[in-house]
RNA sequence: GAGUCGGCCAGGCAGUCGCGGCGUCGCAAGGCGUCGAGGAAAGUCCGGGCUCCACAGGGCAGGGUGCCAGGUAACACCUGGGGGGCGCGAGCCUACGGAAAGUGCCACAGAAAACAUACCGCCCAAGCACCGCGAGGUGCCGGCAAGGGUGAAAAGGUGCGGUAAGAGCGCACCGCGCGGAUGGCAACAUACCGCGGCACGGUAAACCCCACCCGGAGCAAGACCAAAUAGGGGAACGCAUGGCCUUUGGCCGUAGCGCGCGGCCCGCGCGUGUUUCCGGGUAGGUUGCUCGAGGCGCAUGGUGACAUGCGACCCAGAUGAAUGACUGUCCACGACAGAACCCGGCUUAACGGCCGGCUC
RNA sequence: GGCCCCAUCGUCUAGUGGUCCAGGACAUCACUCUUUCAAGGUGAAGACACGGGUUCGAUUCCCGUUGGGGCCG
Repeated sequence: GAGUCGGCCAGGCAGUCGCGGCGUCGCAAGGCGUCGAGGAAAGUCCGGGCUCCACAGGGCAGGGUGCCAGGUAACACCUGGGGGGCGCGAGCCUACGGAAAGUGCCACAGAAAACAUACCGCCCAAGCACCGCGAGGUGCCGGCAAGGGUGAAAAGGUGCGGUAAGAGCGCACCGCGCGGAUGGCAACAUACCGCGGCACGGUAAACCCCACCCGGAGCAAGACCAAAUAGGGGAACGCAUGGCCUUUGGCCGUAGCGCGCGGCCCGCGCGUGUUUCCGGGUAGGUUGCUCGAGGCGCAUGGUGACAUGCGACCCAGAUGAAUGACUGUCCACGACAGAACCCGGCUUAACGGCCGGCUC
Repeated sequence: GGCCCCAUCGUCUAGUGGUCCAGGACAUCACUCUUUCAAGGUGAAGACACGGGUUCGAUUCCCGUUGGGGCCG
């Protein structure tokens, strides 16, 4: 100098006026004290806590994840390791199980796109025919997939031998498959050992198979209080069965019916004669609502994510939606941007500044 | 704050289980017909919201961003 990885900051101080919560004083108006937006509060992509269905099951279907081992309340997150790819390197990326369970698809080009092939070519050994004195030549038949071409991809690669010409046809090495040994918890690794000429492609963010996991809704969930209207009116249907009362009739249980448990089945719960039409009132207050899987400091353990212990601390709870305006000053400088039940992550936006490690 | 859906020519719509010069109608333009206009006929031009990924190939499959719409007291 160029790069790469990680961490931190997010205006401060003083004054004047103006906001919201809590506590306290005060009859009240008000006074005093104290606290008061983010690293992403954003997107709503994941995981939960919490509340209700609901006392909460079984199965099918559906959905999610996808190398291994850990961390965590949990996760599609994080940490460490492995395989593959990129980079001189530090490092970065990875939607990373299975194609030998099965079914699809591979356009155009090309001879042929998967128990796949002969366009250009190579050979003409064996057989037949013809020409030639003969060597030999031509044609048919036959053999080849090594060479060329097409394509994203064409029956593993290099070399040697062999053959009429070739071909794992044979051999050596590499690759591939299976088995073993060693190391590792494992994924895997091995320039180790043995067997095999070798399944003759790719594609699963194609259908699918395998392994593991998954109830659903959501604080506008839910709970309580108060108030108000008309717990209203009409029509049709049902009254099977048992019991009670007071005859008409009414009440209760069973049945039947309706609703609910993401879809379906079983099962369960609630309600009630059922269905339909017309019309009216309320939408206010309190709670949920902030003490948390809480941040901070230290120690110990661990490669690390993190865990354990000790210590001090309390750090927003609005609801037509709270922190604004002015002045002065300091500075590195102010971008992206404002909580609405609460956390752990991911993704996106973004002006600058500071610190540290490593590489060339 | 939360939950759900959508985006294809200028407009309205097909399409998509992966290989199409992405189809149709209306509109626009040109030509034709007609005394002229209109109507009709023929033709032309014109699009997969944006970025990335999977794949040989993406409008379609996946992820993110942007924009639009609906519901919940």
Two RNAs folded together computationally: RNase P RNA and transfer RNA, 433 nucleotides in total. Rfam match: Bacterial RNase P class A. By type it is a ribozyme. The coordinates come from a structure-prediction model, not an experiment, and the mean pLDDT is 76.